A computed fold for a 472-nucleotide part of an RNA from an uncultured bacterium, annotated as small-subunit ribosomal RNA, 3' major domain. The prediction has a mean pLDDT of 83. The full RNA is in RNAcentral, with records from ENA, Greengenes and SILVA. It matches the Rfam family "Bacterial small subunit ribosomal RNA".
Context: one part of a larger RNA
RNA sequence: UGACGGGAGCCCGCACAAGCAGUGGAGUAUGUGGUUUAAUUCGACGCAACGCGAAGAACCUUACCAGAGCUUGACAUCCCGGAAAAGUGAUUGUAAUGAUCUAAUGCCCUUCGGGGAAUCCGGAGACAGGUGGUGCAUGGUUGUCGUCAGCUCGUGUCGUGAGAUGUUGGGUUAAGUCCCGCAACGAGCGCAACCCCUAUGAACAGUUACUACGAAAGAGGACUCUGUUCAGACUGCCGUUGACAAAACGGAGGAAGGUGGGGACGACGUCAAAUCAUCAUGCCCCUUACGCCCUGGGCUACACACGUACUACAAUGGCGCAAACAAAGGGAAGCGAAGCCGCGAGGCGGAGCAAACCUCAUAAAAGGCGUCCCAGUUCGGACUGCAGGCUGCAACCCGCCUGCACGAAGUUGGAAUUGCUAGUAAUCGCGGAUCAGCAUGCCGCGGUGAAUACGUUCCCGGGCUUUGCACU
Numbered sequence: 001u002g003a004c005g006g007g008a009g010c011c012c013g014c015a016c017a018a019g020c021a022g023u024g025g026a027g028u029a030u031g032u033g034g035u036u037u038a039a040u041u042c043g044a045c046g047c048a049a050c051g052c053g054a055a056g057a058a059c060c061u062u063a064c065c066a067g068a069g070c071u072u073g074a075c076a077u078c079c080c081g082g083a084a085a086a087g088u089g090a091u092u093g094u095a096a097u098g099a100u101c102u103a104a105u106g107c108c109c110u111u112c113g114g115g116g117a118a119u120c121c122g123g124a125g126a127c128a129g130g131u132g133g134u135g136c137a138u139g140g141u142u143g144u145c146g147u148c149a150g151c152u153c154g155u156g157u158c159g160u161g162a163g164a165u166g167u168u169g170g171g172u173u174a175a176g177u178c179c180c181g182c183a184a185c186g187a188g189c190g191c192a193a194c195c196c197c198u199a200u201g202a203a204c205a206g207u208u209a210c211u212a213c214g215a216a217a218g219a220g221g222a223c224u225c226u227g228u229u230c231a232g233a234c235u236g237c238c239g240u241u242g243a244c245a246a247a248a249c250g251g252a253g254g255a256a257g258g259u260g261g262g263g264a265c266g267a268c269g270u271c272a273a274a275u276c277a278u279c280a281u282g283c284c285c286c287u288u289a290c291g292c293c294c295u296g297g298g299c300u301a302c303a304c305a306c307g308u309a310c311u312a313c314a315a316u317g318g319c320g321c322a323a324a325c326a327a328a329g330g331g332a333a334g335c336g337a338a339g340c341c342g343c344g345a346g347g348c349g350g351a352g353c354a355a356a357c358c359u360c361a362u363a364a365a366a367g368g369c370g371u372c373c374c375a376g377u378u379c380g381g382a383c384u385g386c387a388g389g390c391u392g393c394a395a396c397c398c399g400c401c402u403g404c405a406c407g408a409a410g411u412u413g414g415a416a417u418u419g420c421u422a423g424u425a426a427u428c429g430c431g432g433a434u435c436a437g438c439a440u441g442c443c444g445c446g447g448u449g450a451a452u453a454c455g456u457u458c459c460c461g462g463g464c465u466u467u468g469c470a471c472u
Stems, first nucleotide, its partner, number of pairs: 002471001004468002007466007015456002019420005026311008034302002042053002064297004069292002073127001077126002079123005089101004107116003129286002132284003138280002140275003143271001145269001150189006156165003169180003195263004200231007210220002213218001234257001237251005313413001317372005329360003334353002339348003379410001384405007426448007
């Protein structure tokens, strides 16, 4: 100087408290541990691993296992020989990779002999190849403390020196934010602002949007909306407090008020944190195999334990009938309307649409009417049987969906524990990525829409000052 303290002071944060909804109990989904297995590929392990890498394991993926094969190789460059290529068609065989045969055709140069480019086949070796090891050899990327307010430098001054000062102090702030003071004076990286979305208005521009007009075609440039550019919020104004400061509190005006709300943005550093399996890469290792190809299996196992979710246990509800109101997105090997068939999943159909035009696409909860009458039920839907549908070479291992039947546990959950301060929690549906198919996960979108915060004693984490010190 730091680090540490069951030392002190000051101050923050859904940290506690005050509230609301949960988890922990049940069933299921999913991840993990363990066990099992020929294999159950690998990685991630307090917070910061465990619906994580994986934005989608039937084959493929796939890295694992069994079996069958290949050895200059599935891929790259170079050399030699052959064939005018890619490819097309046929035969044969296997569980499958496979094997054999095959007509015709091209580009550039040419002395018409041939040469070249590209491709294929055969051969030799240099080499390829490795998701093999080491993240404690590394780059790059990422998590975390933490969007916490800190971390430093130049010159000067002080100190023998390590170092200090500045950065401490008095106020103030979300903030090392700002003001005042001060042996310091300045500066840099952070903070804030500049960027995007959202909330108000204006101008301009509008078709596929809109409608004061019209049956339509059209017309119009008001309204809705879309796009662009501006305006607007700055403690600017008033009052009080304050040190005449910074600022705080109240008020006016205003769509919005004190950072308006949200996002992007993450200082010096910490954890030998994570990743050699995104990629790159040193070293080590394999080289008829630790490389490559194929079929089948496995990653989906199951006494059990944990995490994260979904669905419930019901009447603020279930069911039935009629019937409202979104936003944001996707669509050409695609989205697919009307109409018809089917109880339904779905099928037939094919209009329109590279989409403010057509389509996915009826939003659901809410509200209205009816019924159930507190029960393991008209709650709940697991599991199972049968019959079907869809995708796909192929749904046995191992997909999703529909109908009928079956109808389990579960009556609000011990100790403990999580999230959330406002358009938030809770609750309701909708879309997208991945994707042939498959979503209770993830990422978004809107609808309905609360309660509570006295306060900082305590728990946790953090910042500043100070003190002690067995550590540096």